A computed fold for a 71-nucleotide RNA from a Puniceicoccales bacterium, annotated as transfer RNA. It matches the Rfam family "tRNA". About the family: Transfer RNA (tRNA) molecules are approximately 80 nucleotides in length. NCBI's taxonomy places the organism under Bacteria, Pseudomonadati, Verrucomicrobiota, Opitutia, Puniceicoccales. Its mean pLDDT, the model's own confidence on a scale to 100, is 82.
[in-house]
C1' cells in the first nucleotide's frame, strides 16, 4: 500500500427498502422482617459526513475505528 468482512441502548444479538426489536443488565413500583426469586412499568441505540429514494440500520460514495488476507 492493495483486496475483503465488520460497525446498532450499558452488554450480546435480530431486523423483504415501509413503526428500529428481543434477552440480559439499570431505574421505580408490588411482594418479603431484610435481601432474592417472581411479577409490573420506565428510560436508553442504528459509527461520522454526502448521495438515490415518496421512504434508509438496509443500496451508492468517501472518512474513521476494528479484524482478516496478500505484499
Nucleotide at each position: 500500500u492493495g483486496c475483503c468482512c465488520g460497525a446498532u441502548g450499558g452488554u450480546g444479538u435480530a431486523a423483504u427498502g415501509g413503526c428500529a426489536g428481543c434477552a440480559c443488565a439499570a431505574a421505580u413500583g408490588a411482594c418479603u422482617c431484610u435481601g432474592g426469586c417472581u411479577c409490573a412499568u420506565u428510560g436508553a441505540a442504528u459509527c461520522g459526513a454526502a448521495g438515490u429514494u415518496c421512504g434508509a440500520a438496509u443500496c451508492u460514495u468517501u472518512g474513521u475505528c476494528g479484524g482478516g488476507c496478500a505484499g